[in-house]
Molecule: small-subunit ribosomal RNA
Organism: uncultured prokaryote
RNA sequence: GAACGAACGCUGGCGGCGUGCCUAACACAUGCAAGUCGAACGGAGUGAAAGAGCUUGCUCUUUCAUUUAGUGGCGCACGGGUGAGUAACGCGUAGAUAAUCUGCCUUGAACUCUGGGAUAACAUCUCGAAAGGGGUGCUAAUACCGGAUAAGCCCACGAUGGCGUAAGUCGUAGCGAGAAAAGGGGGCCUCUGAAUAUGCUCUCGCCUCGAGAUCGGCUCGCGCCCCAUUAGCUAGUAGGUGGGGUAAGAGCCUACCAAGGCUACGAUGGGUAGCUGGUCUGAGAGGAUGAUCAGCCACACUGGGACUGAGACACGGCCCAGACUCCUACGGGAGGCAGCAGUGGGGAAUCUUGCGCAAUGGGCGAAAGCCUGACGCAGCAACGCCGCGUGUGUGAUGAAGGCCUUCGGGUUGUAAAGCACUGGACACAUUUCGGUGCGUAAACUCCUUUUAUAUAGGAAGAUAAUGACGGUACUAUAUGAAUAAGCACCGGCUAACUCCGUGCCAGCAGCCGCGGUAAUACGGAGGGUGCAAGCGUUACUCGGAAUCACUGGGCGUAAAGAGAAUGUAGGCGGGUAGAUAAGUCAGAAGUGAAAUCCAAUAGCUCAACUAUUGAACUGCUUUUGAAACUGUUUAUCUAGAAUAUGGGAGAGGUAGAUGGAAUUUCUGGUGUAGGGGUAAAAUCCGUAGAGAUCAGAAGGAAUACCGAUUGCGAAGGCGAUCUACUGGAACAUUAUUGACGCUGAGAUUCGAAAGCGUGGGGAGCAAACAGGAUUAGAUACCCUGGUAGUCCACGCCCUAAACGAUGCACACUAGUUGUUGUGAGGCUAGACCUUGCAGUAAUGCAGUUAACACAUUAAGUGUGCCGCCUGGGGAGUACGGUCGCAAGAUUAAAACUCAAAGGAAUAGACGGGGACCCGCACAAGCGGUGGAGCAUGUGGUUUAAUUCGACUAUACGCGAAGAACCUUACCUGGACUUGACAUAGUAAGAAGAUUUAAGAGAUUAGAUUGUGUCUGCUUGCAGAAACUUAUAUACAGGUGCUGCACGGCUGUCGUCAGCUCGUGUCGUGAGAUGUUGGGUUAAGUCCCGCAACGAGCGCAACCCUCGUCGUUAGUUGCUAACAGUUCGGCUGAGAACUCUAACGAGACUGCCUGGGUAACCAGGAGGAAGGUGAGGACGACGUCAAGUCAUCAUGGCCCUUACGUCCAGGGCUACACACGUGCUACAAUGGGGUAUACAAAGAGCAGCGAUACGUUGCGAUGUGGAGCGAAUCGCAAAAAGCCGCCUCAGUCCGGAUUGGAGUCUGCAACUCGACUCCAUGAAGUUGGAAUCGCUAGUAAUCGUGGAUCAGCAUGCCACGGUGAAUACGUUCCCGGGCCUUGUACACACCGCCCGUCACACCACGGGAGCGGGUAUUACCAGAAGUAGGUAGCCUAACAGCAAGGAGGGCGCUUACCACGGUAGGAUUCGUGACUGGGGU
Repeated sequence: GAACGAACGCUGGCGGCGUGCCUAACACAUGCAAGUCGAACGGAGUGAAAGAGCUUGCUCUUUCAUUUAGUGGCGCACGGGUGAGUAACGCGUAGAUAAUCUGCCUUGAACUCUGGGAUAACAUCUCGAAAGGGGUGCUAAUACCGGAUAAGCCCACGAUGGCGUAAGUCGUAGCGAGAAAAGGGGGCCUCUGAAUAUGCUCUCGCCUCGAGAUCGGCUCGCGCCCCAUUAGCUAGUAGGUGGGGUAAGAGCCUACCAAGGCUACGAUGGGUAGCUGGUCUGAGAGGAUGAUCAGCCACACUGGGACUGAGACACGGCCCAGACUCCUACGGGAGGCAGCAGUGGGGAAUCUUGCGCAAUGGGCGAAAGCCUGACGCAGCAACGCCGCGUGUGUGAUGAAGGCCUUCGGGUUGUAAAGCACUGGACACAUUUCGGUGCGUAAACUCCUUUUAUAUAGGAAGAUAAUGACGGUACUAUAUGAAUAAGCACCGGCUAACUCCGUGCCAGCAGCCGCGGUAAUACGGAGGGUGCAAGCGUUACUCGGAAUCACUGGGCGUAAAGAGAAUGUAGGCGGGUAGAUAAGUCAGAAGUGAAAUCCAAUAGCUCAACUAUUGAACUGCUUUUGAAACUGUUUAUCUAGAAUAUGGGAGAGGUAGAUGGAAUUUCUGGUGUAGGGGUAAAAUCCGUAGAGAUCAGAAGGAAUACCGAUUGCGAAGGCGAUCUACUGGAACAUUAUUGACGCUGAGAUUCGAAAGCGUGGGGAGCAAACAGGAUUAGAUACCCUGGUAGUCCACGCCCUAAACGAUGCACACUAGUUGUUGUGAGGCUAGACCUUGCAGUAAUGCAGUUAACACAUUAAGUGUGCCGCCUGGGGAGUACGGUCGCAAGAUUAAAACUCAAAGGAAUAGACGGGGACCCGCACAAGCGGUGGAGCAUGUGGUUUAAUUCGACUAUACGCGAAGAACCUUACCUGGACUUGACAUAGUAAGAAGAUUUAAGAGAUUAGAUUGUGUCUGCUUGCAGAAACUUAUAUACAGGUGCUGCACGGCUGUCGUCAGCUCGUGUCGUGAGAUGUUGGGUUAAGUCCCGCAACGAGCGCAACCCUCGUCGUUAGUUGCUAACAGUUCGGCUGAGAACUCUAACGAGACUGCCUGGGUAACCAGGAGGAAGGUGAGGACGACGUCAAGUCAUCAUGGCCCUUACGUCCAGGGCUACACACGUGCUACAAUGGGGUAUACAAAGAGCAGCGAUACGUUGCGAUGUGGAGCGAAUCGCAAAAAGCCGCCUCAGUCCGGAUUGGAGUCUGCAACUCGACUCCAUGAAGUUGGAAUCGCUAGUAAUCGUGGAUCAGCAUGCCACGGUGAAUACGUUCCCGGGCCUUGUACACACCGCCCGUCACACCACGGGAGCGGGUAUUACCAGAAGUAGGUAGCCUAACAGCAAGGAGGGCGCUUACCACGGUAGGAUUCGUGACUGGGGU
């Protein structure tokens, strides 16, 4: 996508044609579904007519009509239903019947003579509740029976002919025996008084025989599902003879004989199933299916059985048994919807207890006709298919409403409303009747309101009559847009998007997957898309699926080559010629039912539907041909194969013999203290003499060197030497055979190691085991010992990553190089050259491959045969079978579960992988931290609150460049509600200032003062601006949440050298190349090479500071020369110097030497500076959902008399503790003291604040205020340094802590500031594990300034002074870069992941057993029935004079047999305490 006998959900206007219990072959109330014939028969009833009798309204007789229970005939074996059973000659197809039957029908021939006895109905009696009987009596027939006649019928005999191997069969003479029948109706003639009889004739029927037609029976070839975890089955079984039986062949049945028959081409067994035409799907081949329609079969409550009949073992018949239901008087009876309706039940689910025999068809009848739930119609159901409609045109203000919005608008949308429609169309003239002329319309085409409602008309189906449908279809008229739209979907696949709600919840989901606060995926809405009286969902089928591959797949690594060989069946098979005709091909004939499908026509207005014709039905059979190919067969060939011959190669196999080296043990000698073992040790051996060494002996196993991607073997495998036996291969040579070949299901043989059995052997090694170590542990790795085993013989086992992960055989398809074996040719005769065949390797083209790779030893191109695969797990497991002594092997599932598992390659990341390189990374050094006290931050704890954030590096002297109030966000308490702050309306008032009272204050209540500015025109008055107050509503406000919604900013990797792009090229692709390589560099810096060539962001440079010089400039800075001087660059003066601050110069590997292809490197010169001169700013692509919603900005959410605002007080400063960062120390390189020297860089008006010490204080500081908005004044004293004291002590070290007294800032130093003085004088004597910084003006050390700031620094930022040590080097630690390698990682090793255990759930196996089903074996049993027998009883037809008989029936009995019973095993299902593994 298509399909459906469908179901469910939502919805639903009409019509036509179809379809409608798929489940319980479950049970059925009620009605109907098979009768008919009086022209077969006797009665009976009713009606009419006629006649008779008489009681005059009754009875009888006859005739006619009609009805019919019974006898009789035909039918009931058809039609209708269902699919339980059946894997079968059941079905399909094609044959056979010379082995057969056939009522009714057609046709031909012949006949229908003569007798007889009953019986139902009926009558009567009787039994029973009923259903139903019984006795007696009467009666008819086309009912029944006897006899006659009879053939071409049948039986027997029999001569002869044809066909046939035969059995047999088909004919033709002859002879003998045997078997028939039924009448009815109409008409006519004759006779008779009449009825009637006879006859004639028509018709229906009966009997016999033949033929036909039709329906059957039996039989055969071929075809028809799954399981081999079903491999053997079978005694009437296969066959024969005799007999029986049937319509008919036959083991169909029986007796005897005999031992066969079926099976791997799948018997037997089990499961499932009605088969077919067809139907659905598909390009086809196929796959699935078997509703409706049609053919066949089977069945009729379950099982068995026969009867009747032409036909049945019988759906609406019978008998028996069983189950069930009903009636009953309890004695006994009745029943069978899988016929049509209908009911219950089951189920997701399937209709009316309708009308009619009008049509078609069937039964009976001579016919009229009767019967017919077959059938024709109607009803119900959108169940399906088909058709139609639900209006058309116009209509912008783009209405209202809805939804969205960037607030402008957009969209719904011409959609609605409104308006208008659904109408009209040939006229006239002329004519030879065809037209023509003129007109109408711009021109052409079309031209019924479908449906609905109402009224009226009204078919065909019916050829003479007859119409259920039905007053239906259809037609006309009227009414009037009037009566008529839903469903699913909108993340991708897949056409169609937004808002709100929800917040991993609720839910969705076909797959991927959505949902954890901005969901196009959930729910709703608006909008959209698709289909439309339907639309979706579910189930099932086919397709896509080349995903079982015939068409049309694969097996080196994804699933898949059996461990290897030999070989049976089978499959396949070389050249030539002939024959044949099985396969094959062609023609013809028959058949392939109809319907269906297809094509063309036709009929319903179209279509669906239906009809006609054609084609087709791809098949089977028969027949005639062809002879290339395959097959068969005959003859022949040598190219395949095999054999013989020759000389060589080899760890090929089996057996035997022999050797040397080594280990170990034993014996003896020498000799003395260790040996052994390991990373280090110990166990162990040794003074009872080891180890070492020498000699001798024993024993077992293995065979150094040679030895090699060498050799041999089918594989496993084979390695000292010699001998014997023996297999195979290669090469060469000629000869022989003549396709003898290839493969190979089963089968058979071999088959490493380990293991098993029996018996040996045992040196070394060595599972198990023991001890010693290691370790948290160490049932391991290491060590010391050590038993099975390893070895031999015999027998098992039968598996391995048994691998080339590559089945065997053959042919073909570029090369090059090495090597093994064996030949050939050449000459220069060799360690030579060329070359063939067979092996074995390396590399490589075409080709192949998903890629990797393979590539004449194929994974290339082909052929033949075998084996194997079909998602992962469960599982190579369970059960069953086979094998095995066992271990176990082999064969081999399912439930359940997942959406993957897997291959190859790519770019990353990672590695206790590799190569190279770098960095205060290590090393070499210097100084610290970690110990002490204090400062500060953090955690924790505490608290009413201790506000919040930051947490490895990259949080922790961080945000905070400075919390007493404020800050402040926290807590407690007190207050406010359009608000502390913004914008807008109205009203009033200038604003503002001073002040009183209450209160902790916020605030509340008052008092006083003030009338301003601008405009109109000066006043008055009015207005305006700013501001204040009051009031109303929009709103304000939030340091509330989300840094995982964001902007911006920042940290970090890292100042590491990287990160990319365009074009080209390579690759199926991801990607690669460039960017790798060789060098070089601090650098992806540069050079060379190169399928790359270029480019960008980074590096570097450009910028700032410092270092040298120059130019310009010369005050507030400078002072060399000159002059003055109070001796101070102080003044004149100078512009040289320093300095200031602007512009320049300078350094570029430029020069030289050496090395190098070059880049560049090393050294040197010159130079203030030399190889980026030093420092700074500058931070690529990106990483860490890194940090920040509390700087700011901002989406969303939340609060709105509070999570907002104001105020007071408190807190952020707490303190058993832990950590980080610092300061000060522990002292003599020091401490204290006196005197004294030398900086840089800064900031300064709410400021720095001098001098003076004018002055106070020991001091912090106070008073005062010159100068200075600063190259001018001040802060400002620089300190280490230098010189003398202390002399190793808890000190003249150290300064914490505490007491007292003060200073300063500030409304205010209690919680909670800094500083000063006096006093006090703690820990601490250089710091464990560990750890940090630093490579030069650096570390270390010394002081100075600044920001913040009223005050408060040991912090931070900046400045200068003094001023080292060391770097061999890159093994190691850490981090980084590049290349390479492995990977099962991708949240990327802080990854992934294995198994036990614990908990829950699920399916499965085992299981003492227990309970069912099925088939079966043996035995018992034996209803009904049939067949056989028959003593008993009964008996109309025949024969007989009779007795009795023949024959028949009942009964009894035998055989067969259903149900049932007992016992046994088989198989299958369910269940089971417990148990086992598996899955989630």